[in-house]
RNA sequence: GGAGUCGGCCAGACAGUCGCGAGGUGCGCAAGCGCUUCGAGGAAAGUCCGGGCUCCGCAGGGCAAGGUGCCAGGUAACGCCUGGGCGGCGUGAGCCGACGGAAAGUGCAACAGAGAGCAGACAGCCGAACGGCCCGCCACUUCGCGUGGUUGGGUGCGUGGUGAUGGUGAAACGGUGCGGUAAGAGCGCACCGCACGCGGGGACAACGUCGCGUGGCUAGGCAAACCCCACCUGGAGCAAGACCAAAUAGGGGAACCAUGACGCGGCCCGCGUCGUUCCCGGGUAGGUUGCUUGAGCACGGCGGCGACGUCGUGCCUAGAGGAAUGGCUGUCCACGACAGAACCCGGCUUACCGGCCGACUCUUUUU
RNA sequence: GGGCGAUUAGCUCAGCGGUAGAGCACUGCUUUCACACGGCAGGGGUCAGUGGUUCGAUCCCACUAUCGCCCACCA
Numbered sequence: 001g002g003a004g005u006c007g008g009c010c011a012g013a014c015a016g017u018c019g020c021g022a023g024g025u026g027c028g029c030a031a032g033c034g035c036u037u038c039g040a041g042g043a044a045a046g047u048c049c050g051g052g053c054u055c056c057g058c059a060g061g062g063c064a065a066g067g068u069g070c071c072a073g074g075u076a077a078c079g080c081c082u083g084g085g086c087g088g089c090g091u092g093a094g095c096c097g098a099c100g101g102a103a104a105g106u107g108c109a110a111c112a113g114a115g116a117g118c119a120g121a122c123a124g125c126c127g128a129a130c131g132g133c134c135c136g137c138c139a140c141u142u143c144g145c146g147u148g149g150u151u152g153g154g155u156g157c158g159u160g161g162u163g164a165u166g167g168u169g170a171a172a173c174g175g176u177g178c179g180g181u182a183a184g185a186g187c188g189c190a191c192c193g194c195a196c197g198c199g200g201g202g203a204c205a206a207c208g209u210c211g212c213g214u215g216g217c218u219a220g221g222c223a224a225a226c227c228c229c230a231c232c233u234g235g236a237g238c239a240a241g242a243c244c245a246a247a248u249a250g251g252g253g254a255a256c257c258a259u260g261a262c263g264c265g266g267c268c269c270g271c272g273u274c275g276u277u278c279c280c281g282g283g284u285a286g287g288u289u290g291c292u293u294g295a296g297c298a299c300g301g302c303g304g305c306g307a308c309g310u311c312g313u314g315c316c317u318a319g320a321g322g323a324a325u326g327g328c329u330g331u332c333c334a335c336g337a338c339a340g341a342a343c344c345c346g347g348c349u350u351a352c353c354g355g356c357c358g359a360c361u362c363u364u365u366u367u
Numbered sequence: 368g369g370g371c372g373a374u375u376a377g378c379u380c381a382g383c384g385g386u387a388g389a390g391c392a393c394u395g396c397u398u399u400c401a402c403a404c405g406g407c408a409g410g411g412g413u414c415a416g417u418g419g420u421u422c423g424a425u426c427c428c429a430c431u432a433u434c435g436c437c438c439a440c441c442a
Stems, first nucleotide, its partner, number of pairs: 001363010012332007020039008041338001045349002048347005053237004060269004065233005070084005085099001086097004100228002105226002107222002122166002124162003129159003132155004136150005174192006193217001194215007202207001241289004251280006260274004282441003296315008333336001368438007377391004385422001393409005415431005
C1' cells in the first nucleotide's frame, strides 16, 4: 500500500428570519398577545415474539390446541442476549447452525434402476452341490454306442451360488490389506472407523480424553410428516377501561327457559348469577381521564470472562386527537439515505446515501 | 392504532409433498351468403416475491410485497 473481520458512534453543519404543538408565566372582561423552556428514530416500520397496565368473578382441575427444544448463566419475561460444547465454512481475524428422540409406534421415498428397507441377480463372474447332454472307462448284453454304473473329463442347458465388478439413483447395508473360496462375501484375521457398556481422572453441565470389555456393524434418511419425551401458555386488547354530559321508540322478531341460558371466547368438570343472549330498528359522533417518572438516561466506583448486577452523583428528555418539529435566505462541505411517535417497555426481523473511531487478520513491498 | 384473512392461466376457482387442472374467455379449422350457436384441434402459468427444510415445495417454515374485512358510546 491492498484486501478483509468484529465492536461502537453519527445521520448535513452554522447563522438569520417567518411559522407550528405542549408546559410555565405576565397582561387582558374576553377573543387573544408577549416572554421563556422543550419538541421523533436507529429503525418511530413489520406486528413476528416477550412483558407491564386494564377489563373479563377467582385465573381453579382435566383433555384438546399452540409454542419452544445441545449445556450453563443473564433477565420482569422471551423464540432474546452472553459464555461454553458439538457440527459446518474460511489461509486467518472470524462467521453460520429450528442443534432433543429414527434400537416406542405409524408413515413417506416420484422418475431411473435387477433391487428402496431386516433390499436385490439385469449384465458380468462361478461351476462347488443336484439334474440334463456329450466324451472316456467298467460291467451286463438279445451284439443294436442297447441298459446300468462311474471317486474321470467337458458343456453352461435347467435348478443354483455371488453382493467383489459394471450400470441407476438424493440414498444400494463401513474402509484397507492378508487369508479363504468354485467364484465371492466381516466368511475369518490384523489395523483404522463405528455403536454400546464399565471404570479413571477434567468440567456445575453439554461434552471431551485415557484404559478395558462387548458387538462383525444388527441399529441408513426424513420429526419445518404424524408422533414420543421435557418445559411453557386462561381470553381479550388503550377503539382496553373509568367518569361526566347530550339525544332517542326500552319498538319489532328469534332462541332457550332450570336435564336451561349466560359469565367462560375449542370442549368437559367445578364455581357463580338468573330473564338472559342474538338480530333488526332508534339515538349521539361531545368533554375529562387512562397519558407519560420509566424494568428511564448520563457519568463514575465495585463484582463478573461476559450478558448483566449493584452503589453514588446528576438530569427530566414529545404526549397530539385531522393529528405539532416545517418553510425561506446566506455560508461551507463529504451535496445529505431509509424513513414520522399515537398506552408504555425489552427483543427479533426488514429498509438504509454515506462518514468517523477502536481492536484484529491475511497479503505485497521496503528496512 | 389494534385484530384477522387472502394471493394458482385474461376472469372465477380446484389441487395441499412426486411432470399444475376445470369452467368461461382467446386462437385456428369446420358449418353459414355472413354472424352467432354447435363440432374438432390448439396456445397460454417465474403457482405474488426472496431465502430455508427435504432427494424433491403450489403445498411445510421464515421474511417481504400487495389487496380485502372487522372495531366507538347510549337506552